[in-house]
RNA sequence: AAGAAGGAUGCGGGAGAGACUCAAUAGUUUAAAGAAAUUAAACUUAUUGGGCGCCGAAGGAGGAAGCUAAGAAAUUCGCCAUUUUUUAGUGAAUAUCUCAGGCAAAAGGACCGUGUUUGGACA
Numbered sequence: 001a002a003g004a005a006g007g008a009u010g011c012g013g014g015a016g017a018g019a020c021u022c023a024a025u026a027g028u029u030u031a032a033a034g035a036a037a038u039u040a041a042a043c044u045u046a047u048u049g050g051g052c053g054c055c056g057a058a059g060g061a062g063g064a065a066g067c068u069a070a071g072a073a074a075u076u077c078g079c080c081a082u083u084u085u086u087u088a089g090u091g092a093a094u095a096u097c098u099c100a101g102g103c104a105a106a107a108g109g110a111c112c113g114u115g116u117u118u119g120g121a122c123a
Base pairs, nucleotide, nucleotide: 006118007117008116009115010114011113012112013111018052020051021050022049023048024047025046026045027043028042029041030040031039032038053103054102055101059099060097061096066090067089068088069087070086071085072084073083074082
């Protein structure tokens, strides 16, 4: 079951933090000269490499109590149980870290809603 959880995908919503600065390269515009090459300046531009400052909601990382297992001690005639303790495992997040990522717009974006599809019983 007129289809739960979960998966895939489309659509909609979706926060935070420097349009910071230096250098080089490329691109564009302007000026000089000029046939072109070239030179200089500028940029709400991009990439790479540095500097300082920040954000947390891609991803990632660590892991409290508790629980489980093994060992030691106490208790016991001995065992079980119990108590203490050591080691290992497991163990939550929108909390923490800030590796990665991000700090105008765009893109991305945890999460939420919804359509289609898958799935087949939980929520």
The RNA shown here (Glycine riboswitch aptamer) has 123 nucleotides and comes from Anaerovirgula multivorans. Rfam family: Glycine riboswitch aptamer. Rfam links the family to the GO term glycine biosynthetic process. NCBI's taxonomy places the organism under Bacteria, Bacillati, Clostridia, Peptostreptococcales, Anaerovirgula. The coordinates come from a structure-prediction model, not an experiment, and the mean pLDDT is 78.